[in-house]
RNA sequence: GCCGGAGUAGCUCAGCUGGUCAGAGCACCUGUCUUGUAAACAGGGGGUCACGAGUUCGAAUCUCGUCUCCGGCU
Numbered sequence: 001g002c003c004g005g006a007g008u009a010g011c012u013c014a015g016c017u018g019g020u021c022a023g024a025g026c027a028c029c030u031g032u033c034u035u036g037u038a039a040a041c042a043g044g045g046g047g048u049c050a051c052g053a054g055u056u057c058g059a060a061u062c063u064c065g066u067c068u069c070c071g072g073c074u
Stems, first nucleotide, its partner, number of pairs: 001073007010026004019057001028044005050066005
């Protein structure tokens, strides 16, 4: 230098066939329960969907560019 894959909540990931409010588990906070803690149960908060631009009535999803990580080729 070229090719491919990945980037979504604090962490691990789903969602990619463009349209339901952007979701799950764990973690965190509050409450119930307990002598107390843990567990269990109920509820809650937390997101510029890596960044920028484009297409579209509408983009996490499609297109282009940039950045980071992983792998391969030279």
Molecule: transfer RNA
Organism: freshwater metagenome